Record summary
RNAcentral holds the sequence, with entries from Rfam. A computed fold for a 75-nucleotide RNA from Arthrobacter sp. NamB2, annotated as c-di-GMP-I riboswitch aptamer. The coordinates come from a structure-prediction model, not an experiment, and the mean pLDDT is 88. Rfam family: c-di-GMP-I riboswitch aptamer. Its family is annotated with cyclic-di-GMP binding in the Gene Ontology.
C1' cells in the first nucleotide's frame, strides 16, 4: 500500500401496537413508536411461507441462500 474481521466514534434503519389511507386480501403507504439489526440498504434469482379473482397471476428480502452496492475504522 491492498483486502479481510471489527473494538470506538459520528450517525443509521426501525419490529409488535395504535392512528389515518390503499388493496377481494396476504400486505403495502404515511404519522407514532422501538422489538431489534453492521447491511434491518436494494434485487423477486432459487429454495420456503402466506393471499386470491385459482392465471405463465400476488405479498414477504427483519425467513434462508445467492446476486450487487455501501460510511467509519483501533487490536
Nucleotide at each position: 500500500u491492498c483486502a479481510g474481521c471489527g473494538a470506538a466514534a459520528g450517525g443509521g434503519c426501525a419490529a409488535a401496537g395504535c392512528c389515518g389511507g390503499u388493496g377481494c386480501g396476504a400486505a403495502c403507504c404515511g404519522g407514532u413508536g422501538a422489538c431489534g439489526c453492521a447491511a434491518a440498504g436494494c434485487c423477486a434469482c432459487g429454495g420456503a411461507a402466506c393471499c386470491c379473482u385459482c392465471g405463465a397471476g400476488g405479498u414477504u428480502c427483519g425467513c434462508c441462500g445467492g446476486g450487487c452496492u455501501a460510511c467509519c475504522g483501533a487490536a